[in-house]
RNA sequence: GGAGGUAUAGCUCAGUUACAGAGCACAUGCUUAGCAUGCAUGAGGUCCUGGGUUCAGUGCCCAGUGCCUCCG
Repeated sequence: GGAGGUAUAGCUCAGUUACAGAGCACAUGCUUAGCAUGCAUGAGGUCCUGGGUUCAGUGCCCAGUGCCUCCG
C1' cells in the first nucleotide's frame, strides 16, 4: 500500500427493516445464626461516528474511526 472481517448493557454475545434482548456481573427482597446456593423483583443502551435509501434502519448502501486476520 491492497483485501476481508468486526463494532449492540460493566463483560461475553443474540437480534435477516416494525416498541432493543439473553447469560454472567450488579442492586433490593425472601430463604440462613451468618455466608454460599436457590427463588422473585429491579436498575443499567446516543445500537462506534456522520450521511444516504425507506412510511419505518441495530440490520441495507457510502464515507470515517478503532480492533482482528490475510496478501505485498

RNAcentral holds the sequence, with entries from Rfam. A computed fold for a 72-nucleotide RNA from Vicugna pacos, annotated as transfer RNA. The organism belongs to Vicugna, within Eukaryota.